Overview: This is a predicted structure of a 74-nucleotide RNA (transfer RNA) from a Methanobacteriota archaeon. Its Rfam family is "tRNA". It is annotated as a transfer RNA. NCBI's taxonomy places the organism under Archaea, Methanobacteriati, Methanobacteriota.

RNA sequence: GCGUGGGUAGUCUAGCGGUAGGACGUUGGCCUUCCAAGCCUACGACGCGGGUUCAACUCCCGCCCCACGCACCA
Numbered sequence: 001g002c003g004u005g006g007g008u009a010g011u012c013u014a015g016c017g018g019u020a021g022g023a024c025g026u027u028g029g030c031c032u033u034c035c036a037a038g039c040c041u042a043c044g045a046c047g048c049g050g051g052u053u054c055a056a057c058u059c060c061c062g063c064c065c066c067a068c069g070c071a072c073c074a
Stems, first nucleotide, its partner, number of pairs: 001070007010024004018054001025043002028040003047063005
């Protein structure tokens, strides 16, 4: 440099053109002699820019980053 896949809470992960879900975590509470476990509540996210659309995390273009493969490596 080329190709493929990916980028969603602090971490991991699902998702679809129409208010983004789960697990871990954290806050508060219940329970418990205490702790753990369990239950309830709350918190928190779509890489950046542009385009299409009534509406974009989703589709298109460019860029950035990660992984893998190929090429280069005098």